This is a predicted structure of a 520-nucleotide part of an RNA (small-subunit ribosomal RNA, 5' domain) from an uncultured bacterium. The prediction has a mean pLDDT of 83. It matches the Rfam family "Bacterial small subunit ribosomal RNA". Gene Ontology terms of the family: structural constituent of ribosome and ribosome.
[in-house]
Context: one part of a larger RNA
RNA sequence: GAUGAACGCUGGCGGCGUGCUUAACACAUGCAAGUCGAACGAAGCACUUUAAUCGAUUUCUUCGGAUUGAAAUUUUAGUGACUGAGUGGCGGACGGGUGAGUAACGCGUGGGUAACCCGCCUCACACAGGGGGAUAACAGUUGGAAACGGCUGCUAAUACCGCAUAAGCGCACAGUACCGCAUGGUACAGUGUGAAAAACUCCGGUGGUGUGAGAUGGACCCGCGUCUGAUUAGCUAGUUGGCAGGGCAACGGCCUACCAAGGCGACGAUCAGUAGCCGACCUGAGAGGGUGACCGGCCACAUUGGGACUGAGACACGGCCCAAACUCCUACGGGAGGCAGCAGUGGGGAAUAUUGCACAAUGGGGGAAACCCUGAUGCAGCGACGCCGCGUGAGCGAAGAAGUAUUUCGGUAUGUAAAGCUCUAUCAGCAGGGAAGAAGAAAUGACGGUACCUGACUAAGAAGCACCGGCUAAAUACGUGCCAGCAGCCGCGGUAAUACGUAUGGUGCAAGCGUUAUCC
Numbered sequence: 001g002a003u004g005a006a007c008g009c010u011g012g013c014g015g016c017g018u019g020c021u022u023a024a025c026a027c028a029u030g031c032a033a034g035u036c037g038a039a040c041g042a043a044g045c046a047c048u049u050u051a052a053u054c055g056a057u058u059u060c061u062u063c064g065g066a067u068u069g070a071a072a073u074u075u076u077a078g079u080g081a082c083u084g085a086g087u088g089g090c091g092g093a094c095g096g097g098u099g100a101g102u103a104a105c106g107c108g109u110g111g112g113u114a115a116c117c118c119g120c121c122u123c124a125c126a127c128a129g130g131g132g133g134a135u136a137a138c139a140g141u142u143g144g145a146a147a148c149g150g151c152u153g154c155u156a157a158u159a160c161c162g163c164a165u166a167a168g169c170g171c172a173c174a175g176u177a178c179c180g181c182a183u184g185g186u187a188c189a190g191u192g193u194g195a196a197a198a199a200c201u202c203c204g205g206u207g208g209u210g211u212g213a214g215a216u217g218g219a220c221c222c223g224c225g226u227c228u229g230a231u232u233a234g235c236u237a238g239u240u241g242g243c244a245g246g247g248c249a250a251c252g253g254c255c256u257a258c259c260a261a262g263g264c265g266a267c268g269a270u271c272a273g274u275a276g277c278c279g280a281c282c283u284g285a286g287a288g289g290g291u292g293a294c295c296g297g298c299c300a301c302a303u304u305g306g307g308a309c310u311g312a313g314a315c316a317c318g319g320c321c322c323a324a325a326c327u328c329c330u331a332c333g334g335g336a337g338g339c340a341g342c343a344g345u346g347g348g349g350a351a352u353a354u355u356g357c358a359c360a361a362u363g364g365g366g367g368a369a370a371c372c373c374u375g376a377u378g379c380a381g382c383g384a385c386g387c388c389g390c391g392u393g394a395g396c397g398a399a400g401a402a403g404u405a406u407u408u409c410g411g412u413a414u415g416u417a418a419a420g421c422u423c424u425a426u427c428a429g430c431a432g433g434g435a436a437g438a439a440g441a442a443a444u445g446a447c448g449g450u451a452c453c454u455g456a457c458u459a460a461g462a463a464g465c466a467c468c469g470g471c472u473a474a475a476u477a478c479g480u481g482c483c484a485g486c487a488g489c490c491g492c493g494g495u496a497a498u499a500c501g502u503a504u505g506g507u508g509c510a511a512g513c514g515u516u517a518u519c520c
Base pairs, nucleotide, nucleotide: 001519002518003517005516006515007514008513009512012390013389014388015387016386017385018383019382020348025346026345027344029343030342031341034090035089036088039087040086043083044082045080046079047078048077051074052073053072059066060065097301098300099299106226107225108224109223110222111221112220113219116218117217121214122213123212124211125210126209127208129163131161132160138153139152140151141150142149143148169194170193171192172191173190175188176187177186178185179184199206200205227273228272229271234264235263236262239261240260241259242258244256245255246254276298277297278296279295280291281290282289283288303324304323305322306321307320326337327336328335329334354380356379357378358377362376363374364373365372366371393423394422395421396420403414404413405412406411427461430455431454432453433452437447464509465508466507467506468505469490470489471488475504476503477502478501479500485492486491
């Protein structure tokens, strides 16, 4: 000098930051990923409508009847900024958290892929013909305490499956030209063979299929760099290489069979310990040394271990299956769960916050849109935890008051300090006004009646902490008497202690000041 700090004493205001470093310990409760009716069928609700039943009421009456037809119920058809289940589509692989593991192509940096993939988006070209069978919802029935099922019957689609078509595409076979960096690459033409599609509409469009290119995002490989220990010296059998096959988006012992006996190591293999890496941050004149909180990039993980499914993308935090530990429900047969998301609880600890407001802005998902969702985010709350700014008044004022301390008793110090007089009003408090952030024709602000402006009013409401032997700025008195105590080092204290305790005075910093811990 610095800190994600803690502790002691003290504490006025504001702005901007920042806040479980320990138990990757266990978690009550709420929320954190939904959306689309312009893909689909059925149901409900509301309104309109068709028909039927019933018939309040009105008018006429020769009192027999005729006429009018409200409301209600059932039914037909239609409409909807309607509702929540179901099928279907897209998104739940982003965003958010944590640092357990990892000494590794994990990360950083520089290259390579002639060994690769890429939903949504952009561009270009071409196309969308004609069919089929189901199934959830629903209805009925049935099992179970529940979770959740079973059976029968009905139905739709942009759900599913054949057929047709193929500019170009995939596979197989044999060619030509050009090029390169070894395997090879590109272009052209041939034969055989294989694979597509979906509609909705408010008529404006929005979608669908194939191929090629771009963009974006990812995957793999390589050079170099990346902590400590030799009181760890040998390690290795899919091990090292080859051949063949499988698998993969792709190369590869990635996997399998066979063959060979290799591969690494004193330039530190193996083993053990520790650790996420970097941009950066702290320190330092620099070289270096230390750290990896917040913010940004990458990686890994999601109670522990394993596995795949779906999908453009996961081996998937708020998906599935299995095993284990733990917790909960149970009718004992069986089930449910995963805060290292935001709050919050217990525990651990020297120690770290609210079960807040809003989608107004920025961004993300869905949707044609309106809009819905968003503990991302924007804000507010708490903490002097840090940095920065401001205030606690200013001028005059000597009878050098009183008090206090000391004294050689004369005085000296506190000290222009106070009192007193004259001013001012920053902050806080009161009253009035009141934003920008909102993009736009208009509407729309959580923050927030906040920031800010104006006015009135009172010196009022606002100073402490450490130190004073030397280092090191600042000394006297009393008490104590190697006691009580102090102490960073040297060292003080045994009867005049500038070093202990108190007082007065002084010095330093100041809403902080000291101490402790750690780094330079």